[in-house]
Transfer RNA from Tieghemostelium lacteum, 72 nucleotides, folded computationally. The prediction has a mean pLDDT of 83. The source organism's lineage runs through Eukaryota, Amoebozoa, Eumycetozoa, Dictyostelia and Tieghemostelium. Rfam family: tRNA. Rfam links the family to the GO term triplet codon-amino acid adaptor activity.

This record gives sequence, structure tokens and C1' cells, in this order.
RNA sequence: UGUUUUGUAGCUCAGUGGUAGAGCGGAAGACUGCAAAUCUUUCGGUCACCAGUUCAAUCCUGGUCAAAACCU
Repeated sequence: UGUUUUGUAGCUCAGUGGUAGAGCGGAAGACUGCAAAUCUUUCGGUCACCAGUUCAAUCCUGGUCAAAACCU
């Protein structure tokens, strides 16, 4: 220099065109003599950024940025 992959909640990750999800986590409550565990409720998102296609984009296309791997 080039090629490929990845970017979604505080963390780890699903989600292949039609209103954004799980586990862990935070808060409140129940339970308990107190706590842990358990249960219930709840908190959480500019889907990296900019444009394009489309009635409609996390998803498709192009570019930018960042990270990783490979080649040289």
C1' cells in the first nucleotide's frame, strides 16, 4: 500500500426491508431476625457518522471514522 471482517443498552451478544431484543447489570418492592439466593416490577438505545435506494433501512449501496486479522 492492498484485501477481509466488525461497529446495536453500562458489559457480552442476537436481530438478513415493516414499531429494538436476551443474558448479566442498576433501582424499587416481596420474602428474611439481618443478609444472600429466589420472585415481581422498573431503568435503560441518535442501531459509529454522512449521503443514496425504497412507501418504509439496524438490515441494501457508496463514502468517512475506529478496531481486528491477513498479505506485502